The part of an RNA shown here (large-subunit ribosomal RNA, domain VI) has 271 nucleotides and comes from a wastewater metagenome. It matches the Rfam family "Bacterial large subunit ribosomal RNA". The full RNA is in RNAcentral, with records from SILVA.
[in-house]
Context: one part of a larger RNA
This record gives sequence, C1' cells and structure tokens, in this order.
RNA sequence: CGUUGGAUACUUGAGGGGUCCUGCCUUUAGUACGAGAGGACCGAGGUGGACGGACCUCUGGUGUACCUGUUGUCGCGCCAGCGGCAUUCGCAGGGUAGCCACGUCCGGAAGGGAUAACCGCUGAAAGCAUCUAAGCGGGAAGCCCGCCCCAAGAUUAGGCGUCCCAUGGAGCUAGACUCCACUGAAGGAACCAGCCAGAACAGCUGGUCGAUAGGACGGCGGUGCAAGCGCGGCGACGCGUUCAGCCGACCGUUACUAAUCAUCCGUGAGG
Repeated sequence: CGUUGGAUACUUGAGGGGUCCUGCCUUUAGUACGAGAGGACCGAGGUGGACGGACCUCUGGUGUACCUGUUGUCGCGCCAGCGGCAUUCGCAGGGUAGCCACGUCCGGAAGGGAUAACCGCUGAAAGCAUCUAAGCGGGAAGCCCGCCCCAAGAUUAGGCGUCCCAUGGAGCUAGACUCCACUGAAGGAACCAGCCAGAACAGCUGGUCGAUAGGACGGCGGUGCAAGCGCGGCGACGCGUUCAGCCGACCGUUACUAAUCAUCCGUGAGG
C1' cells in the first nucleotide's frame, strides 16, 4: 500500500514445512514342521539404543559479589570491627532464581484411502485354457490422509461475533473532486512503569477506577552460628548469648516511591 467504511476479538485452511529409525527379551510354544538335530509364521506383552521436542519436580552443572573461610598488602588515628587490590570473582567452600544436561516427561504410531512387484475371482477373443481384453478383490518402511508447526499478499486477498460514525455551506474542471465551518466516534499511537517478550523493531502486562517496577513487610530458600558483651585459657583460641547474623533474581501482601496532567492519529453511513 492492497484486501471497497472503520475497528476489535476469534477462526477456516489453499499451500508449505517437520516427523518417518531400530535392537533385544518374554509369551503364543519346545507348539506347527522335522527321523532327529533343530525349530517357526501369525498375534500379544515388556525393555533398550540413537534421534527429536518440551520442561526444571528429582539428580547434576553454572550461578562476576548471595553467605562463609582465608593469605599478602594498603587504608579507615590505634584496639576491635570493616573496606580496597591481588582476573574485568585474589584464592577457597557452598549456593536461590534463571539458563541448562548428565536429569524428567513425551514422540516416530494406530487407523483410513489409492497402489507397486506379486497373489487371486469371474471371463471371452480361441467350445479348452487364461488374474484381463469388459468387470471385481487382495497386497509395501513407499504415495495420499492421519500427527506437530507456519499459514488469507490464498491479489481467488476467505469466514463468524461484537463495537463505532446519521452536520451545514461554497466553488467549477461536475469528480470516489476541492475548499470553509462544525464534529473527532469505535479504536489506535505516542509517552511512561515494566516483562518468564526481545539484536533494533516487534509482542505482552500495567499506567491511580492502579500491584507494572522499586521499596517495605511476610514466606520460601542460601549460607552456617554475626557484632557486642560475659566466661575459660599465659596465649593462639574455645564456650555461651545464637538453628544466630547476613541474605540477588523466587512466592505473596502492601500505594510508601515512580507509571501525573495532558497530547496526537483515526471521522461524519461507505464504488
């Protein structure tokens, strides 16, 4: 821009893409078959491998400053207590959310249709025979559907529901025309607070009629028992107060802070 008024939800599916793998075990059954040795078809159930998708309950990884320990050195006047640097975590032990796999769940199908080789029925030409010439069946991991994803720019531009707009005048080139005044809907945008959304853009949530983010409070969770003081020890240190203290992302609650007020687009019934 188009889709023949505008808008907003929900859809149909032309068409396209994806998937398409397979072992072993048990049973049927030591049955059919076979002198024996051996040993099934058909069918039923189970368990794996590789691959793929989703997810984070479990297991595990990461988790750059969440907690703790600790060396050297410098600083906060000193002690104590802290902080900086040593990697753009100093080193080390752990670790929430998120993201992940080594973790968990699920998938290939079933089923239907038309067929290939092939197997048949009926059956002449050709009194027989013949699956074929007329006619009719069966038959593949393959084909079409079925399953998952995209999808009406499918210009053949689809469908359904709902919502919105019901002025006056002037001009001549007489048109889906131009201009003036009034009107400005439904809805959208911009702006702002943000996100499990994201390269930008887009998408989504929220904007005081408000839980969108921050804060506060509570919970979960992680560290692992703070400082200060007391007691014990010559001391390093230990014990008590203390399942303490501190605490990112998670789950809630709460308008304390910030989303204020305003603005713009979009029209007037539709070849």

The coordinates come from a structure-prediction model, not an experiment, and the mean pLDDT is 90.